[in-house]
Order: sequence, then structure tokens, then C1' cells
RNA sequence: UGAGUCGGUCAGGCGGUCGCGUCAGCUGAGCUUCGGCUCGGUUGCCGAGGAACGUCCGGGCUCCAGAGGGCAAGGUGGUGGCUAACGGCCACCCGGAGUGAUCCGCGGGACAGUGCCACAGAAAACAGACCGCCUCGCGGUCCAGCCGGCUUCGGCCGAAGGGGCGGCGCGGUAAGGGUGAAACGGUGGUGUAAGAGACCACCAGCACUCCAGGUGACUGGAGUGGCUAGGUAAACCCCACCUGGAGCAAGCUCAGACAGCAGGCGACCGAGGACGGCCCGUCCGAUGUCUGCGGGUAGAGCGCUAGAGCCGGCCAGCAAUGGCCGGCCGAGAUGGAUGACCGUCGCUGCGUCGCUGGUAACGGUGGCGCGGAACAGGACCCGGCGUAUCGACCGACUCAUCCA
Repeated sequence: UGAGUCGGUCAGGCGGUCGCGUCAGCUGAGCUUCGGCUCGGUUGCCGAGGAACGUCCGGGCUCCAGAGGGCAAGGUGGUGGCUAACGGCCACCCGGAGUGAUCCGCGGGACAGUGCCACAGAAAACAGACCGCCUCGCGGUCCAGCCGGCUUCGGCCGAAGGGGCGGCGCGGUAAGGGUGAAACGGUGGUGUAAGAGACCACCAGCACUCCAGGUGACUGGAGUGGCUAGGUAAACCCCACCUGGAGCAAGCUCAGACAGCAGGCGACCGAGGACGGCCCGUCCGAUGUCUGCGGGUAGAGCGCUAGAGCCGGCCAGCAAUGGCCGGCCGAGAUGGAUGACCGUCGCUGCGUCGCUGGUAACGGUGGCGCGGAACAGGACCCGGCGUAUCGACCGACUCAUCCA
């Protein structure tokens, strides 16, 4: 300098004008059972996110259910750790990809049992004979001889075998060809009619035993065995572990009105009500009136935000994480607030004009003009995961090339 890998941070700043929400202070009006309530004005504090999103997983919280145990159903699945918990995170192991940094893995069990393995191929799982190779049998054809008989000595006839090349048939064979993701270990030899772990040597792999290291997954080594064991559990299944259900419209409190029920008083010698500070008084007054119960609706409040909290430092740990100390308070709406515009600075794309480095490709810097700035928003709260995101910046590491 170029090409990459991993992790982290930010999510424009400042100012002005108008506007919105909760809360607090002050204040105006109305109502009031004098406690306050409603509607405004004004001042002040605060006012979305890294994902607030999807609602996939886990927990807190709430109500319901629940002796204990088991079955069913669902989930998880290398090992060790972290955590309130998790299907999350960290470290490690194993397998795979990459020159490497690093990345990927739904990573228990396929000698408990059952099922399945497309297409191609002869055959796809206690294998399989299509081609090829081989023995045997039958028959054909060709070749050169042997034997016997006959002979006109040129040969002819007969019979039994041998060899070569086709054909048919019964078998053997998994070495070779071909198919496939996968064909029942690999190489070499012995052996055989041809072959074959049939046997042998070495190698790979499997099972068991032992030794060494590690908390462990596992790793390294030695020996023995039988010679070889296919894949699939994101098929049933087996093993181990986990899980009661519903969710803030959870749930709790206050609590009208109309029915209904019970009791008291009351029929003109009148309960009760209105006017009123009280009495008198006047008026109204009978399926009336008062009190209680009632269902928990309309409505209101609580739950509601100070918390597995945030920031900084130190300590323990490889890390996830934990402990201690100090500081801070950062939305709580309920038709649902956090916005709009302007100025300026910063970032950035394109064009253009200068200056400038370089042979060049390509840059550096300054001015002007036109642009760009995402994904997306609480609604009980947290921890994760997944997905979306214009861009900018920082750190660690790897590979290649060059220079010192």
C1' cells in the first nucleotide's frame, strides 16, 4: 500500500419562533358537603430506541388451581461455567470450511426395536450375477495328428481323444466394468477352475481392557478380539433433564342509578320533603317515605414505574459474570404527547474552478453551486434471540507485496 476477519461506539450539534404531554409552583373563573373538584393562563423539571419492532424464548408480578407420586402432552440435548431464568451468553471439546485472522454445526442414542432410502442401476440391507471371469454338460465349426480297416498307393471310411472360435444350459465368482449420495474396508501377497478376510503382512476403522493427561467433553499410547460394522432419530422410538394454567383487558379498591328483598314510620290527631340559622308559619304530601341489604354494571382510582436500574472507579475471573465503593433519578400517556419551520456549524454525494503531490493510475486541500441524512416509535417491567437500518468513527488481528 492492497485485500480481508472480528469486536465496539454514535444515530447530527447549537441557537431562534410556534406547538404538545405528565408532574410541581403561582394564578383566573365556575361549583362545593369547605375536604376539594372542573375548565383555563403562566413559570419550571422531565419527555422513546438500538432496535422502543416481531411477540420467538425466559423471568418478575397478579389471579386461579394444586398432599405426594405416576401417566399423557410439549420442550431441551457435546462438556464445564454464568444467570432470577432461558432454546441465551462465555470458555473449551469434536466435526466441517478457509493459506490465515476466523467462520459454520437442530452436536445424546442407528449392537433396544420398527420403518424408510427418490432417480439411475442387475442389485439399496440378515445384499446382488447385467457385462465380464471360470468349471462342467450338450451341440456346431475349423485345425493338425494318433489308432483300426480298405486301397487302383493318389487317398477313402470308421472310432476315441486334443486344441482354437462361436452358441445354449446348470452352476461358481463381488477381483474388474458400469449406476448411484451411498454397492458390505484399502494396498500387496498366498491361494484357487476363476475368485473371495478363505488365509497372511501393513494401513484405516470398530469393540473391549489397561496406562498417562484433563473437573469434564475428550486426547495420546499399549494390548487383545473378530476381520468391517451403510445412511436416516428436522421418522416413530429409547435415554437424561425441564415444564400447572391464564395473562396488566392480570388483578385489587371505591362505587352510583334502575329492578328486587328486609325492617321502621305513616293515613288527616299525617311519616317525610321544600322555604329557613332555629322556632312558629306557609306549601307539597300516600302502590308514600326513611334505613339497610343487594348485584359489582356506568364511572373513578390503584396496579404504573426506584429498577435482576444507569454512570464512574477498584477488586476476583481467560471470559460470560460477580463483589465493593461513590454519584445519579432518565416518559408514564389512555384516542394515546415528544412535532414543524428557519439560521448556522459539522458529515457526506455529484458538478465546477483554483493551489498542490505523483511518470501515470490516483490523491491532498480550499472556494462556489445543486443535493442527501436511514430503520423506526413506548403502553406492566426486565433478560435474551431474530429481523430492519443512510452512514460515520474507534480498536484488535490475518494474508500478500514493497522499503528500512
A computed fold for a 404-nucleotide RNA from an Actinomycetota bacterium, annotated as Bacterial RNase P class A. The coordinates come from a structure-prediction model, not an experiment, and the mean pLDDT is 76. The gene name in the source record is rnpB.